c-di-GMP-I riboswitch aptamer from a Clostridiales bacterium, 93 nucleotides, folded computationally.
Taxonomically the source falls in Eubacteriales (Bacteria, Bacillati, Bacillota, Clostridia).
[in-house]
């Protein structure tokens, strides 16, 4: 400074679920709690996936709208989907 991912140390995060008088239109986040797993399961939506569809924009519906249903689309998530960038603790080479 690079690389590996076996062992150990110290430690770190926290699936699923449960509450929520907290943001959202949803998916989702946030707090408590819980411990599923996780060498970055730290961070960042940059490329692909994937979820949602507020808003717009067609369809249906009306005597014409509105309401309502329906299809289409992220500008919205999601980093614990996958790459990619980036910053890090012990080890071993």
């Nucleotide at each position: 400074u690079u690389u590996c991912a076996a062992u150990a140390a110290a430690g770190g995060c926290g699936a699923a679920c449960u509450a929520u008088a907290u943001c959202g239109a949803a998916a989702g986040a946030g707090u408590a709690g819980g411990g599923c797993g996780c060498a970055a399961a730290g961070c960042c939506a940059u490329g692909g996936g994937u979820c949602u569809a507020a808003a717009g924009c067609g369809c249906u519906u009306u005597a014409a709208a509105a309401c309502a249903g329906u299809g289409c689309c992220a500008u919205g998530a999601u980093u614990g989907c996958c790459a990619g960038g980036u910053u890090g603790c012990g080890g071993g080479a």